Predicted 3D model of a 73-nucleotide RNA (transfer RNA) from Coniochaeta ligniaria NRRL 30616.
RNA sequence: GGUCUACUGGCCCAAUGGCUAAGGCGUUCGGCUUCGAACCGAAAGAUUGCAGGUUCGAUCCCUGCGUAGAUCA
Numbered sequence: 001g002g003u004c005u006a007c008u009g010g011c012c013c014a015a016u017g018g019c020u021a022a023g024g025c026g027u028u029c030g031g032c033u034u035c036g037a038a039c040c041g042a043a044a045g046a047u048u049g050c051a052g053g054u055u056c057g058a059u060c061c062c063u064g065c066g067u068a069g070a071u072c073a
Base pairs, nucleotide, nucleotide: 001072002071003070004069005068006067007066010025011024012023018056027043028042029041030040031039049065050064051063052062053061
């Protein structure tokens, strides 16, 4: 340098172009407990890597860029 893959809450991971972006771990609050762990209930937490484009509508399709990785030379 060429080709390909990934990028979504603090971490992991879903979502057929259309409902309020689902869930687990973690965090916070409450319950329980002598205290804690475990368990139960609830809450907060996402400009879906960045910038454009297509579309009535984009996490999803297209282009460029960035980061990480794989592969070829």
Its mean pLDDT, the model's own confidence on a scale to 100, is 80. NCBI's taxonomy places the organism under Eukaryota, saccharomyceta, Sordariomycetes, Coniochaetales, Coniochaeta ligniaria. The sequence is in RNAcentral, with records from ENA and Rfam. Rfam family: tRNA.